RNAcentral holds the sequence, with entries from Ribocentre. A computed fold for a 102-nucleotide RNA from Bacillus glycinifermentans, annotated as Purine riboswitch aptamer. Rfam family: Purine riboswitch aptamer. Rfam 15.1 lists 4,097 matches to the family in 1,411 species. Rfam links the family to the GO term purine nucleobase biosynthetic process. Taxonomically the source falls in Bacillus (Bacteria, Bacillota, Caryophanales, Bacillaceae). Of the family's consensus pairs, 94% are formed in the model.
RNA sequence: CAUGACAUGAAAACACGACCUCAUAUAAUCUUGGGAAUAUGGCCCAUAAGUCUCUACCCGAUGACCGUAAAUCAUCGGACUAUGCAGGAAAGUGGACAAUAA
Repeated sequence: CAUGACAUGAAAACACGACCUCAUAUAAUCUUGGGAAUAUGGCCCAUAAGUCUCUACCCGAUGACCGUAAAUCAUCGGACUAUGCAGGAAAGUGGACAAUAA
């Protein structure tokens, strides 16, 4: 100096990301049937509609109403789910292991 083998080794932009926020959907609304409670009560089951939509369709408070019957009503507060060339984002993952250099 050349070749081969073995070993070690750095990093960014950016993307994803639990979760948070926003927007859209839906008004957490409502049809029908069966059953249940009864002023200390006002529910349970099923079914249909509603969403360019899967799922959900309840809880509580307050007030009203129903004089014991079969029927609830109003207001307020509280979610989940789906979607998004919407906004943030921890850890972590991808980028990234090669070329090259040592």